This is a predicted structure of a 172-nucleotide RNA (glmS glucosamine-6-phosphate activated ribozyme aptamer) from Oceanobacillus arenosus.
Formats: sequence, C1' cells, structure tokens
RNA sequence: GUAAAUUAUAUAGCGCCAGGACUAUUUUCUGACCGGAAUUUGAAAAUAGUUGACGAGGUGGGGGUUAUCGAAAGAUUCGGCGGAUGCCUCCCAACUGCACAUCUCAGUUGAUUGGUUUUGUUCUAAAAACAAUAAGGCGACUUAUUGGACAAAGGAAUAAAACAAGAUGUAA
Repeated sequence: GUAAAUUAUAUAGCGCCAGGACUAUUUUCUGACCGGAAUUUGAAAAUAGUUGACGAGGUGGGGGUUAUCGAAAGAUUCGGCGGAUGCCUCCCAACUGCACAUCUCAGUUGAUUGGUUUUGUUCUAAAAACAAUAAGGCGACUUAUUGGACAAAGGAAUAAAACAAGAUGUAA
C1' cells in the first nucleotide's frame, strides 16, 4: 500500500466524481522583441490536485415513480452516478360520519389519540452568502472563530362558520 472479515460512530441538499471549470509542473506550437538567446502573451497535450447544495421539513410494511419548502448566487447549488423519510397504489392499524356494536360506503391519518374545508390569532423560525480574524497549502482552495441580519412550505394550539351516509342487531 492492497484485499477480506469483525466492531464502533456518523450521514439524507445525503455520499461519490471519469464531463466541465479552476490551479501547479513539464513539453510543444504561436504572437511581441530579436543577429541569436532570454523574457513575455495566447493555445494544446500529459501528470498531479481543487471545486462540485445554504439551511427548514419529513420514515407502519410491499410495489411503482423525474421526491417538499424557500435563502443565496447569476452559466458550476452546471453535468453524471448511487441513495432517500415525498407522491400514487395495495395490505395492516386508527379516527369521523350525531347512543353502542358489526359490515359496506365516503373522507382522513400512521400518533402531540387525531373527520374535512374556509377565515383569523399565536408559536415553531434558520443557515450559508456578507464582514472581520486566525491556521494549513507554491496555488486553485480548505477548516475554524467572532459580528449583525433576512425566509417559505409544512406542523401545533386556539376561536368562529359551513358540510358529512346505508343495512343489521342490541339497549334506553
């Protein structure tokens, strides 16, 4: 250094890099200067590196599928591969449908024990970018600290209004 096995920890804007972009070195070509060389501009190739998603939110199981929200920047958060808590559907379980139970039907949910829709109020509520500083590296860049901000979706609580079955049986 490589391969295999075992154990532990961490990760879903999560992980990886062979396209591209950028950096360094070497070689070749080219323009300027030129007697020649040296210096310098640009291009190409090779080798080795760097970059390649900022947080919020989200997991009953199987299958399918281009998997939510905004911030920043302004060809690179581009492009590619893998994965994924999204969505649809089936199964399991639960809630509502105006006493209870069972079945069917309709709607919703996967635990803050809960029907749906509309409206209002409150909470959840940022991080990077930016600025300054320090360390590492020839460099592209990387890591960390300090400072001051600015979201949306979704969720929760609460108030009001509207909408919402059938059959069988039991009790009063």
The model forms 89% of the base pairs in the Rfam consensus. Its Rfam family is "glmS glucosamine-6-phosphate activated ribozyme aptamer". Rfam classes the family as a riboswitch. About the family: This entry contains a glucosamine-6-phosphate activated ribozyme that is found in the mRNA for GlmS. GlmS is an enzyme that uses fructose-6-phosphate and glutamine to generate glucosamine-6-phosphate. The organism belongs to Oceanobacillus, within Bacteria. It was read from a public genome assembly, where an Rfam model found it.